[in-house]
Context: one part of a larger RNA
RNA sequence: CUCUUUCUAAGGAACUUAGCAAAAUAGCCCUGUAACUUCGGGAAAAAGGGGUGCCUCCUCACAAAAAGGGUCGCAGUGACAAGGCCCGGGCGACUGUUUACCAGAAACAUAGGUCUCUGCAAAGUCGUAAGACCAUGUAUGGGGUUUGACGCCUGCCCCGUGUCGGAAGGUCAAGAGGUUGGUGACCUGAUGAUAAGGGAGGCGACGAUCGAAGCCCCGAUGAACGACGACUGUAACUAUAACGGUCCUAAGGUAGCAAAAUUCCUUGUUAGGUAAGUCCCAACCCGCACGAAAGGCGUAAUGAUCUAGGCACCGUCUCGGAGAGAGGCUCG
Numbered sequence: 001c002u003c004u005u006u007c008u009a010a011g012g013a014a015c016u017u018a019g020c021a022a023a024a025u026a027g028c029c030c031u032g033u034a035a036c037u038u039c040g041g042g043a044a045a046a047a048g049g050g051g052u053g054c055c056u057c058c059u060c061a062c063a064a065a066a067a068g069g070g071u072c073g074c075a076g077u078g079a080c081a082a083g084g085c086c087c088g089g090g091c092g093a094c095u096g097u098u099u100a101c102c103a104g105a106a107a108c109a110u111a112g113g114u115c116u117c118u119g120c121a122a123a124g125u126c127g128u129a130a131g132a133c134c135a136u137g138u139a140u141g142g143g144g145u146u147u148g149a150c151g152c153c154u155g156c157c158c159c160g161u162g163u164c165g166g167a168a169g170g171u172c173a174a175g176a177g178g179u180u181g182g183u184g185a186c187c188u189g190a191u192g193a194u195a196a197g198g199g200a201g202g203c204g205a206c207g208a209u210c211g212a213a214g215c216c217c218c219g220a221u222g223a224a225c226g227a228c229g230a231c232u233g234u235a236a237c238u239a240u241a242a243c244g245g246u247c248c249u250a251a252g253g254u255a256g257c258a259a260a261a262u263u264c265c266u267u268g269u270u271a272g273g274u275a276a277g278u279c280c281c282a283a284c285c286c287g288c289a290c291g292a293a294a295g296g297c298g299u300a301a302u303g304a305u306c307u308a309g310g311c312a313c314c315g316u317c318u319c320g321g322a323g324a325g326a327g328g329c330u331c332g
Base pairs, nucleotide, nucleotide: 001327002326003325004324005323006322007321008320010318011317014316019313027052028051029050030049031048036041038149053071054070055069056068059065072076084311085310086309088307089306090305091303092302096108097107112147113146115144116143117142118141124133125132126131150298151297152296153295155228157226160225161224162221163220164219165218166217169216170215171214175210176209178206181203183201186198187197188196229247230246231245232244233243256290257287268284269283270282272280273279
């Protein structure tokens, strides 16, 4: 010097990103216990207060308990063992689960809600198939998506995309199906000769008409994917704009909340907490860029969660010091 550990005057978080670490609290008995609340809880120890050894006496059925008296110590759950507590806020309702070996959480799950598919040889999944799961189940069942207890709610838009429904018209495959050109053995005319007509064969070219789903088309649908404007004028101080105008759109963000786990500017502004507060809390609203099941806003209980404050406490610190043990170093 390093580690482990014990003690430390006065102060008591001044330390620090942060009371990290340490200290403090602690058993049992008696008493007492608030806001809030889903009336169960909160609190099977809220908080807070008192007691605790030993001897003796009395009540008495063994026991146990209570009351009284006495007595010792600084100290009586005398060592060991053995909750620190209170008050706000965010998030997640809760118990639970998770990154074996840096993350235990606000992530996942959850009960509950919703949509959708599915009538049983079910839908869905695995397999080339046989077959299997679902299920020895049967719509109060099963599969999938999404949200996430509970309370109050869940606005507007169907233009685009998706899904569902529709069938008049347009388009449209295979397939069915036909029309036509020149050439042309040969036949008729037919006879002396020619035109005209018919025509097997082989060589090509074109293709009417019929023709399903789909798409176009017509509707519905948001707890489907998603979306939810801009400019400008106006009131008898000023400011602001209930009101008006113009453009665009499928429709222009409703309720609620809001500098928020979301706010760049920003340490926004005001009030409170402090002597002093980039923090916290309560408001405001100018929401760069909240917003309603990728749910919105509340919420008792709950949490090895995050965050602000307080009491108690202490070597965290002012600011160090001392002791013990182990290691290192120096000497030997």
The part of an RNA shown here (large-subunit ribosomal RNA, domain IV) has 332 nucleotides and comes from Olea europaea var. sylvestris. NCBI's taxonomy places the organism under Eukaryota, Embryophyta, lamiids, Lamiales, Olea europaea subsp. europaea. The prediction has a mean pLDDT of 83. It matches the Rfam family "Bacterial large subunit ribosomal RNA".